This is a predicted structure of a 93-nucleotide RNA (c-di-GMP-I riboswitch aptamer) from Paenibacillus sp. The source organism's lineage runs through Bacteria, Bacilli, Caryophanales, Paenibacillaceae and Paenibacillus. Its mean pLDDT, the model's own confidence on a scale to 100, is 78. Of the family's consensus pairs, 95% are formed in the model. The sequence is in RNAcentral, with records from Ribocentre.
RNA sequence: CUAAAUAUUUGGCAAACCUAUAGAAAUGUAGGGACGCAAAGCCAUGGGUCUUCAAUAGGACUAAGAAACUAUUAAGAUUGCCAGGUUGCGAAG
Repeated sequence: CUAAAUAUUUGGCAAACCUAUAGAAAUGUAGGGACGCAAAGCCAUGGGUCUUCAAUAGGACUAAGAAACUAUUAAGAUUGCCAGGUUGCGAAG
């Protein structure tokens, strides 16, 4: 420098679940715990997915107004769904 296909060792991360906590929720954080992970390091940029406090529409009939509930929409999440960007240990060439 290339590349990310392959070994050992020493290390790293930590799903489900439980407890505490923040949040409307999705989910996050901390501790315990290990299903897995060679980028399961970092970045919500594109797509996907999840959620709906709020907004809009329905509900709605009525003199007028409102609620449960339903649908749609991220500005909320998710990088352990995928792509892209970026950095990188050991072995290998």